[in-house]
Context: one part of a larger RNA
RNA sequence: GGCGUGGGGGGGAUGCCUAGGCGUCAUCUGGCAAGCGGGCGUUGCAGGCUGCGAUAUGCUCGGGGAAGUGGCCAACCACGCAUUGAUCCCGAGAUCCCCGCUGGAACCCAGGGAACUGAAACAUCUCAGUACCUGGAGGAAAAGAAAUCAACCGAGACUCCCUCAGUAGCGGCGAGCGAACGGGGACCAGCCUAAACCGUCGGGCACACCCGACGGGGUUGCGGGACCGACAUUACGAGACCUUUGCUUCUAGCCGAAACCGCCUGGAAAGGCGUGCCAAAGCGGGUGACAGCCCCGUAGGCGACCGAAGUGAUGGCUCAGUCGGCACCCAAGUAGGGUCGGGCACGUGAAACCCGGCCUGAAUCUGGGGGGACCUUCCUCCAAGGCUCAGUACACGAUGACGACCGAUAGCGAACCCAGUAGGGCGACCGAACGGUGGGAAGAACCCCGAUGAGGGGAGGACACUGAACCUGAAACCCCAUGCCU
Numbered sequence: 001g002g003c004g005u006g007g008g009g010g011g012g013a014u015g016c017c018u019a020g021g022c023g024u025c026a027u028c029u030g031g032c033a034a035g036c037g038g039g040c041g042u043u044g045c046a047g048g049c050u051g052c053g054a055u056a057u058g059c060u061c062g063g064g065g066a067a068g069u070g071g072c073c074a075a076c077c078a079c080g081c082a083u084u085g086a087u088c089c090c091g092a093g094a095u096c097c098c099c100g101c102u103g104g105a106a107c108c109c110a111g112g113g114a115a116c117u118g119a120a121a122c123a124u125c126u127c128a129g130u131a132c133c134u135g136g137a138g139g140a141a142a143a144g145a146a147a148u149c150a151a152c153c154g155a156g157a158c159u160c161c162c163u164c165a166g167u168a169g170c171g172g173c174g175a176g177c178g179a180a181c182g183g184g185g186a187c188c189a190g191c192c193u194a195a196a197c198c199g200u201c202g203g204g205c206a207c208a209c210c211c212g213a214c215g216g217g218g219u220u221g222c223g224g225g226a227c228c229g230a231c232a233u234u235a236c237g238a239g240a241c242c243u244u245u246g247c248u249u250c251u252a253g254c255c256g257a258a259a260c261c262g263c264c265u266g267g268a269a270a271g272g273c274g275u276g277c278c279a280a281a282g283c284g285g286g287u288g289a290c291a292g293c294c295c296c297g298u299a300g301g302c303g304a305c306c307g308a309a310g311u312g313a314u315g316g317c318u319c320a321g322u323c324g325g326c327a328c329c330c331a332a333g334u335a336g337g338g339u340c341g342g343g344c345a346c347g348u349g350a351a352a353c354c355c356g357g358c359c360u361g362a363a364u365c366u367g368g369g370g371g372g373a374c375c376u377u378c379c380u381c382c383a384a385g386g387c388u389c390a391g392u393a394c395a396c397g398a399u400g401a402c403g404a405c406c407g408a409u410a411g412c413g414a415a416c417c418c419a420g421u422a423g424g425g426c427g428a429c430c431g432a433a434c435g436g437u438g439g440g441a442a443g444a445a446c447c448c449c450g451a452u453g454a455g456g457g458g459a460g461g462a463c464a465c466u467g468a469a470c471c472u473g474a475a476a477c478c479c480c481a482u483g484c485c486u
Stems, first nucleotide, its partner, number of pairs: 001485009015471001016436002020406002022403007029395002035101005040053003044076001047073003059093006068081003107138001108136005118125001122172001148155002159186005169177002190387003193331001197216008221365001223330003227325005237319003241316002244313007253302003259275001261274004276293002278282001284296003336360008346372001367382005423430002443470001446458004
């Protein structure tokens, strides 16, 4: 020096664990200027976290609850509070310094609006009205009460799901895009204006007349209404509005069966052996190892002044005529047309239908729109004003349940490990690492070596190779001892 063996150091893999995550489902909830974010304060004590706001780790009232208590790291000192019911939990209220900002994870509607890509290149096309930007609203939004469909039969607002159907179609008829009718379900709701006519008030010169505001009237497609005449009539019912009130649920909680059984091992019994008991409760967690009967709970029951949500009822209010006549009204720069675009599954096509820019431009029921060029017959529906619950979408948040989800290089970036922190960047922004003593701190009094160290040796303590750089403690690497070889 090498190889082997043993012991140790170093290191933090592995195993076990979980305080934290991830996902799914259900229910709730979905705002708010009374908000959000920050600063500074606030406790006996420096700092940090949490709470709170000069009434400042809190004040008042109501309810719950029962023996302790003045939040945590976190001990310590001093002084308090509390069976005259505190601390604590729930509800309501009071206080609420300074600064900045004007919210929101996704869902929804609208105004704008790509490209990579695909077409095996690429331009129409596609990706896609997607991503993204902007505006706006709500707990949902949007849509919605037929100028809709259908097909000679009929249906009867809207929304969502299944289907029709990858069909009919569209398409450099390429890539690809892609309905509707009808059927089955979820849910269910229908209403208010404008006009004719009447009245009041005001204005235009006073009457007539005109205009405007308000009130009445009226709201429809088996056309309806106004006006004139005749007749009838307040009723069963409906309601999304107001009022009073009941019930249910939620926002604290409460009750809740049965072995402190014997022996053994052990530091400790919940383990082993034996003997019992409960069970509408043998889900789960904790307790010195594995507990139905020790504790919290679980099954099953009970509970609210105030507050919140849902739902029902009472009262109020609102909501319906028939016949005949007459020919007054029935939404105008609108419908329609031209041209140029856009949307419709539909790329200009035979291209209807819907929307927009520019140019034009009707009719009032003997009227008007539609039925995919257009015309006729027929059928069907009344545009140019407005509102509308539910069924549907989403999950920042709350509660609960569950998992052939993770287990500290995993799982959120982030585990009571003080994280959007430390740190980086002018900035937009980027962005970590660090979990585990033990049943209990019993966290090693005292003695010795040492520098009044670090560290070590005794002692003590059930075990200290569980000693705080603390469960287990792999490998690389280092050291010591020893056997063999050289």

Overview: A computed fold for a 486-nucleotide part of an RNA from Isosphaera pallida, annotated as large-subunit ribosomal RNA, domain I. Taxonomically the source falls in Isosphaera (Bacteria, Planctomycetota, Isosphaerales, Isosphaeraceae). The coordinates come from a structure-prediction model, not an experiment, and the mean pLDDT is 81. Rfam family: Bacterial large subunit ribosomal RNA. The RNAcentral record of the full RNA draws on ENA and SILVA.